[in-house]
RNA sequence: UCACCCCGCGCGGGAGAGUCCCCGCCAGGCUGUCGCACGACGGCCGGACGGGGCGCCGAAGGGGCAAACUCCCCGGAACCUCUCAGGCGCCAGGACCGCGCGGAUCAG
Numbered sequence: 001u002c003a004c005c006c007c008g009c010g011c012g013g014g015a016g017a018g019u020c021c022c023c024g025c026c027a028g029g030c031u032g033u034c035g036c037a038c039g040a041c042g043g044c045c046g047g048a049c050g051g052g053g054c055g056c057c058g059a060a061g062g063g064g065c066a067a068a069c070u071c072c073c074c075g076g077a078a079c080c081u082c083u084c085a086g087g088c089g090c091c092a093g094g095a096c097c098g099c100g101c102g103g104a105u106c107a108g
Base pairs, nucleotide, nucleotide: 001108006103007102008101009100010099011098012097013096018054020053021052022051023050024049028045029044030043031042032041033040034039055088056087057086061084062082063081064080069075
């Protein structure tokens, strides 16, 4: 001086599965009745928010397991599996991949 690997940050890419059902609440819209007007009452649609239920997905996280290895035991991976968590319109998140910057370490 310093590659690969490792850690962190930034940028880009990044799948799957109901924008299902019910209830509450409420912005807004349509409409009818009463009414001089202000306004009051009712019906329908209904984004957002909250709660409940069923179905489904798995690539945050989490749990589980094989062979090799070992006298034996322990240990022993995942995008495999389980679905606790999370997710199932958009946003966000997202294993993993690429690029850049920084850090640490160490072949050369």